[in-house]
RNA sequence: AGAGUUUGAUCCUGGCUCAGGAUGAACGCUAGCGGGAGGCCUAAUACAUGCAAGUCGAACGGCAGCGGAGACUUUCUUCGGAAUGUCUGCCGGCGAGUGGCGCACGGGUGAGUAACGCGUACGCAACCUACCUUCAAGAGAGGGAUAGCCCUGGGAAACCGGGAUUAAUACUUCAUAGCUUUCACUGAUCGCAUGAGAGGUGGAAUAAAGCUGAGGCGCUUGAAGAUGGGCGUGCGUGCUAUUAGCUAGUUGGUGAGGUAACGGCUCACCAAGGCGACGAUAGCUAGGGGGCGUGAGAGCGUGACCCCCCACACGGGUACUGAGACACGGACCCGACUCCUACGGGAGGCAGCAGUAAGGAAUAUUGGACAAUGGGCGCGAGCCUGAUCCAGCCAUCCCGCGUGCAGGAUGACUGCCCUAUGGGUUGUAAACUGCUUUUAUACGGGAAGAAACGACCUUCAUUGGAGGUUUUGACGGUACCGUACGAAUAAGCACCGGCUAACUCCGUGCCAGCAGCCGCGGUAAUACGGAGGGUGCGAGCGUUAUCCGGAAUCACUGGGUUUAAAGGGUGCGUAGGCGGCCUGAUAAGUCAGAGGUGAAAGUCUGCGGCUUAACCGUAGAAUUGCCUUUGAUACUGUUGGGCUUGAGUCAGGUUGAGGUUGGCGGAAUGUGACAUGUAGCGGUGAAAUGCAUAGAUAUGUCAUAGAACACCGAUUGCGAAGGCAGCUGACUGGACCUGAACUGACGCUGAGGCACGAAAGCGUGGGGAGCGAACAGGAUUAGAUACCCUGGUAGUCCACGCCCUAAACGAUGCUCACUCGAUAUGCGAUCCGUAGGAUUGCGUGUCCAAGCGAAAGCGUUAAGUGAGCCACCUGGGGAGUACGUCGGCAACGAUGAAACUCAAAGGAAUUGACGGGGGUCCGCACAAGCGGUGGAGCAUGUGGUUUAAUUCGAUGAUACGCGAGGAACCUUACCUGGGCUAGAAUGCGAGUGACCGGCCCUGAAAGGGGCUUUUCCUUCGGGACACAAAGCAAGGUGCUGCAUGGCUGUCGUCAGCUCGUGCCGUGAGGUGUUGGGUUAAGUCCCGCAACGAGCGCAACCCUUGUCCUUAGUUGCCAGCACUUCGGGUGGGGACUCUAAGGAGACUGCCGGCGCAAGCCGCGAGGAAGGUGGGGAUGACGUCAAGUCAUCAUGGCCUUUAUGCCCAGGGCUACACACGUGCUACAAUGGCCAGUACAGAGGGUAGCGAAGCCGCGAGGUGAAGCCAAUCCCAGAAAGCUGGUCCCAGUUCGGAUUGGAGUCUGGAACUCGACUCCAUGAAGGUGGAAUCGCUAGUAAUCGCGCAUCAGCCAUGGUGCGGUGAAUACGUUCCCGGACCUUGUACACACCGCCCGUCAAACCAUGGGAGCCGGGGGUGCCUGAAGGUGGUGGCCAACGAGGAGCUACCUAAGGUAAAACUGGUGACUGGGGUUAAGUCGUAACAAGGUAACC
Repeated sequence: AGAGUUUGAUCCUGGCUCAGGAUGAACGCUAGCGGGAGGCCUAAUACAUGCAAGUCGAACGGCAGCGGAGACUUUCUUCGGAAUGUCUGCCGGCGAGUGGCGCACGGGUGAGUAACGCGUACGCAACCUACCUUCAAGAGAGGGAUAGCCCUGGGAAACCGGGAUUAAUACUUCAUAGCUUUCACUGAUCGCAUGAGAGGUGGAAUAAAGCUGAGGCGCUUGAAGAUGGGCGUGCGUGCUAUUAGCUAGUUGGUGAGGUAACGGCUCACCAAGGCGACGAUAGCUAGGGGGCGUGAGAGCGUGACCCCCCACACGGGUACUGAGACACGGACCCGACUCCUACGGGAGGCAGCAGUAAGGAAUAUUGGACAAUGGGCGCGAGCCUGAUCCAGCCAUCCCGCGUGCAGGAUGACUGCCCUAUGGGUUGUAAACUGCUUUUAUACGGGAAGAAACGACCUUCAUUGGAGGUUUUGACGGUACCGUACGAAUAAGCACCGGCUAACUCCGUGCCAGCAGCCGCGGUAAUACGGAGGGUGCGAGCGUUAUCCGGAAUCACUGGGUUUAAAGGGUGCGUAGGCGGCCUGAUAAGUCAGAGGUGAAAGUCUGCGGCUUAACCGUAGAAUUGCCUUUGAUACUGUUGGGCUUGAGUCAGGUUGAGGUUGGCGGAAUGUGACAUGUAGCGGUGAAAUGCAUAGAUAUGUCAUAGAACACCGAUUGCGAAGGCAGCUGACUGGACCUGAACUGACGCUGAGGCACGAAAGCGUGGGGAGCGAACAGGAUUAGAUACCCUGGUAGUCCACGCCCUAAACGAUGCUCACUCGAUAUGCGAUCCGUAGGAUUGCGUGUCCAAGCGAAAGCGUUAAGUGAGCCACCUGGGGAGUACGUCGGCAACGAUGAAACUCAAAGGAAUUGACGGGGGUCCGCACAAGCGGUGGAGCAUGUGGUUUAAUUCGAUGAUACGCGAGGAACCUUACCUGGGCUAGAAUGCGAGUGACCGGCCCUGAAAGGGGCUUUUCCUUCGGGACACAAAGCAAGGUGCUGCAUGGCUGUCGUCAGCUCGUGCCGUGAGGUGUUGGGUUAAGUCCCGCAACGAGCGCAACCCUUGUCCUUAGUUGCCAGCACUUCGGGUGGGGACUCUAAGGAGACUGCCGGCGCAAGCCGCGAGGAAGGUGGGGAUGACGUCAAGUCAUCAUGGCCUUUAUGCCCAGGGCUACACACGUGCUACAAUGGCCAGUACAGAGGGUAGCGAAGCCGCGAGGUGAAGCCAAUCCCAGAAAGCUGGUCCCAGUUCGGAUUGGAGUCUGGAACUCGACUCCAUGAAGGUGGAAUCGCUAGUAAUCGCGCAUCAGCCAUGGUGCGGUGAAUACGUUCCCGGACCUUGUACACACCGCCCGUCAAACCAUGGGAGCCGGGGGUGCCUGAAGGUGGUGGCCAACGAGGAGCUACCUAAGGUAAAACUGGUGACUGGGGUUAAGUCGUAACAAGGUAACC
């Protein structure tokens, strides 16, 4: 110090989350020791038991108990005495009592309290202070009671009463005293004032206590100090304004009372004040501070332990005593609760220390000691002290130590992992060897903390001081030290996807589970669970909770507001804030010096003490604050004087849809009347409703009504905004220009406040032509409560009064200053050389420099640079909702939350994709044509169904005559049945010597059983071949094409896809590749911050078209010769052809257009012309496209089976549905006869000629051919002739019967072909749909692969004949480029809204019901206080009982307000993988969207 998370990616905004530190903690797992600290945060709930405040006999009367002494008695006796009983307060002492001091400290708790309670700084001229210190003075003489004790009564008890008697340092009288108090007079002096006041004079009142050990300790009065307190004041001190008004002793005065003291503190009277937006009052919450945690700091949070202050002591009230209390372990009363009781009455208060119960996630021993420190009493010894010091429990925290150290490689075994004969890791880890001994254990030694007081001695010697001796330790036989022993007694927890250090295997299979955020898990999970390994920390480690930090995410330090959340709709203006130039005064702010204070502890720094540290001691610094004082005077403030530039006034002029009100005008529209005129008009995408023969629409004339003002008109003007438009009058506001006469800072902003404020809406009254919510009808539609049409009411208009909102927008508050320019325009002024230009103001726009900004953009009209003031924001949703309040006639407006929920919601820009956006352009895409499919029959594939099985895969285009280029067995993967288990195949292999072959039995076969037969080569080592035990490697068409390789389909033979460097941009990215042309093409040219390059295009390759050269058999035959007339033969290379090489075509030439590229042409030439035709060739990528069943392959599964063998069956099923085809429906045809012309292929387990046989399939036959030689092999359509005559036919051939042929081991399921017979549907095929642009479509036949044969009408080649049409690019489909919009990015098959239905959650309203705290009125009113009275007590001038008035806690009652819980029902809201209905929004979202 940052990181993760919104996106396909980017930048920004913004929230959420994490890493750090901390804790009085708790929980989980684990646990060796020591030191130091801490330990009911909850029920201020209730408490059993013990203890926590007593002490003084040197105040007193006394003597219950104890001890001593004395006297007497009894018993025993060792004759010393011992024990017992009684008496004596005589002594030590002392229960209970009187009296004194203490009990107001110490200890606990935080309920209450938002307050002078606390903190800080002052003040008291308005006060008190026991004990202590100092000083001064004094203590004389009396008196009467009372407790106790004794007697006695009541009561269960607590306790209460009566009688008699007694003491004091108890009480009291008198004397003495004034420095105290008070009154009167005087009064130096002091103070800001009320006033204070030394001193003096006079009058009045008030004191005392004794004890003694003779040392002393006390007592009274006064003054002073110290200590502690009381009171007052300035400043500071939580949240809510959805709390805005509060207050009757209230504010002040006078007088009185009261207090230690001031004071409405209390009372009487008088006045009517006091507080409050600088937040009164009310509500909620809370003890405050030093500090503590965190933080760089400023802050934020907090107030355990320790210290200071406050408050409280079961809840509430009250006073008494006292120096001090309204009193924790005192009193009285009321209340609640608990306990005792003899039922009549009593007792009690752990928020002291332990402890118990309860509550709770949770917090300890009913311990020891007064040894130390401190406190109370006491002369003292001493007593008391749960304060305190110690110990116990608890890893609660902090700190320290240990669980060993060194060597040790065969890098041992196990475990785990892997590419697995082996390697890696665990790991120097272990074993083993050597060493050490902290700690633990045992034994031994053993502290400091202690110095006093006291006692004794000595000394100086007056209290008193000094020295010496002696006494005292709970902790504790503890710390510490030593010896012995032996690695011996001692390691866990969390984590390992990113953030965040650390990785593999197995299991699981959106299950179980994890998770702080993002997110993991649906068969290969580094994220779940386990394991191995690793990482971190370590006697701890994790989790949870809370706080600070990170968060500049409330921003003082240190943020923002055009579009992300955020500028008020606009102005005027109050308070407030801020404010021009010169000068004087002052010194409040400000600055400096000094002083006081800021407790200690803590934090920080230095030094020191425990072996170190934690801890502790000591010193310093700090304590940023407040107060006082002295000075400075620039700035701010205050005040005086002046100025003119800010602001305003004035004069002259200009300007405009500025406002209000009246008058007038024309066009259009509607309506009415009349006229002309006839069948439609109107309306729409198309229609219909509607109007019209009762005369519409249309046309003309006249009349009338209301509303709005065409052209001018603009990118214009005016206004604060809303807003303002015909012409004109009246009234009226503003702005600007010029001048510089006047005032002299008069200014800016503006919380509240006031005014204005589009449209719609409301009230009253008018008005109503057109338009037109609602409504009605007609259409559209699946529906259409809409869009469209026909009507039409409110309204729109006017007057008056309300409403007060808006995307009231420039989404940009107002004012001032400053900061380059260009250009256009409105209104002025000045100047010039006047179509105009220049200068200078104020406006309105556009473009830009700098700068700013996340970017888009802004840019003198700032979103730049500064100043002042106001308003507003702080994640999304819930929600501008609810409640409350205010306003309003209402509608509604203003103000304005929370629960709950999400990990985002957003802004700008980028690349894509998409659009029922735009532009440009292609393609048999449409159009123009030709022929088909869809109807029929059949073939074939698929779905479905069926089945024991109908094996599997392919499924929009891009599956469906596809894998399959050959399913009768085989194939074959499926089914049934029969068999095999190291297996059907192959390798290694000890061993054996056969194996093969032949035969028999069984069986459907496989298989099983049996018989027979018995090697070869040899270098003698062995080898070949066969069998073959165990074993090692099997096998699987089982799963996963979503783990993969390879191959393939498609977009698409579309023209695209990228890179390097440079440049631009914060960045994603852009540029290049866009633009202007051109092309089949990102083809080429030109331009250009780009310059180049790659993969694609094209070319190079094959084939075909022309020519040439070479070559001439098996091909050819022009000429010559022969001929059986067949290139058959001789011969020939000319030609065809064959097959090798070459030429040729390049827009090269010409003309036109064009800068060029290039395009055009009945151009030339040429066999061919603009890529000549065809093929091969398929960029980056897309579809998790297809294939684990071609093959290969990871993982998983299977192993007497999911493997292997065999027979039979199935893949050929059949109500149906679809795809692809074949054949047809006929006359451009069928049939019959004759006749002509190909190309490319194939052939030895082959093609098979001729000949013969058969109607034929075929048979026979065998020549030739390994093929330019022989064979398949007759090409067919065509042509010629004949026939048929429009019909279910001489069309069509399905189906079926019969007879055959061929292949094959075998044609039943289930082959093809032949012949004879049979002769079905079908008469050109609905919606829809496919192919094709030339040697193409259409049509005709031929060959080949696979193959024994063939279900081939399929596939793939070959040639023959051989068209039509294309105006064109509007539309459909697909594609390319540019651009635009986007809320899409799984990318429109996208996204997404609302109702309804379901579940859950929180919440509003709600007839009511149940509580809570507080206030008010009235009634009652304890204890107590004050006043009055006081006939009784007593008699003293005093006092009291009693009675009484007032106040008052609590209680009762009444009506309101506030606030919570709950409530039938009800309202909306949120959330929830696959519910319903629609399609609102995002593209022009299909009616632009929104307010």
The RNA shown here (small-subunit ribosomal RNA) has 1491 nucleotides and comes from an uncultured organism.
Its Rfam family is "Bacterial small subunit ribosomal RNA".
The RNAcentral record of the sequence draws on ENA, Greengenes and SILVA.